[in-house]
Record summary
Transfer RNA from a Bacteroidales bacterium, 74 nucleotides, folded computationally. The prediction has a mean pLDDT of 81.

């Protein structure tokens, strides 16, 4: 340099064919239980969906530039 993949909540990950609330798990906050503390069970906060631009009535999703991470290749 060419190819390919990947980037969504603090970590790990979902999000079919664009379609109207952006989700689980653990994590933390707070509450229930318990003599306490773990388990448990309830309840809540945390998200510019890497950054910009385009397309459309609508974009995490499509198209484009970049930037990063990984794999392959010379």
């Nucleotide at each position: 340099g060419c190819c390919g993949a990947g980037a969504u909540a603090g970590c790990u990950c979902a999000g079919c064919u664009g379609g109207u609330u952006a989700g689980a798990g653990c994590g933390c906050a707070g509450g229930a239980u318990u003599c306490a503390u773990a388990a448990u069970c309830c309840u809540g906060a945390g998200g510019u969906c890497g950054a910009g631009g385009g397309u459309u009535c609508a974009a995490g999703c499509c198209c484009c530039u970049c930037c990063c991470u990984c794999g392959g290749u010379a």
It was read from a public genome assembly. It matches the Rfam family "tRNA". The family's RNA type in Rfam is transfer RNA.